[in-house]
RNA sequence: CCCGCUGAGGAGCGUUGCGUCCGCGGCCUCGAGGCCGUCGGUCAGGCUCAGCGAAUUAAACGGCGCUCGCAUCAC
Numbered sequence: 001c002c003c004g005c006u007g008a009g010g011a012g013c014g015u016u017g018c019g020u021c022c023g024c025g026g027c028c029u030c031g032a033g034g035c036c037g038u039c040g041g042u043c044a045g046g047c048u049c050a051g052c053g054a055a056u057u058a059a060a061c062g063g064c065g066c067u068c069g070c071a072u073c074a075c
Stems, first nucleotide, its partner, number of pairs: 004052006010068006018046001021041003024037005045061001
């Protein structure tokens, strides 16, 4: 530096859809596969931090609208 796994960052519903993924279409290829997309579907923990024989901590964040929970203050 890159990748993976685990945990935390309170929770739920609705909504939009960039990326990823799946499908579809086209092109290249013997094939595996690769590339492209005014297409369809899924989709707002994809981010941050810590750890990876630990963790069940915390911090700063996470489109829009609503609801609940927790804490504080006021009435």
A computed fold for a 75-nucleotide RNA from a Chloroflexota bacterium, annotated as SAH (S-adenosyl-L-homocysteine) riboswitch aptamer.
The sequence was found by an Rfam model in a public genome assembly.
The source organism's lineage runs through Bacteria, Bacillati and Chloroflexota.
The coordinates come from a structure-prediction model, not an experiment, and the mean pLDDT is 76.